[in-house]
RNA sequence: GCCCUGAUAGCUCAGUGGAGAGAGCGUUCCCCUCCUAAGGGAAAGGCCAUAGGUUCAAAUCCUAUUCAGGGCA
Numbered sequence: 001g002c003c004c005u006g007a008u009a010g011c012u013c014a015g016u017g018g019a020g021a022g023a024g025c026g027u028u029c030c031c032c033u034c035c036u037a038a039g040g041g042a043a044a045g046g047c048c049a050u051a052g053g054u055u056c057a058a059a060u061c062c063u064a065u066u067c068a069g070g071g072c073a
Stems, first nucleotide, its partner, number of pairs: 001072007010025004018056001027043005049065005
């Protein structure tokens, strides 16, 4: 230098055009218990890496950039 994959909640990830963006773990609160653990319930937490484009409609498709990982030279 060229090519490929990825970037979504504090962490690990799902969601591949339209429904109020979700799950597990974690955090906070409540219930249960003599207490703790375990168990049950609820809540908070996201401008979906950034900027453009396509579309009636974009986390999702296209382009560029940034960052991370990998391959070739």
Source information:
This is a predicted structure of a 73-nucleotide RNA (transfer RNA) from Thioflexithrix psekupsensis. NCBI's taxonomy places the organism under Bacteria, Pseudomonadota, Gammaproteobacteria, Thiotrichales, Thioflexithrix. Its mean pLDDT, the model's own confidence on a scale to 100, is 81.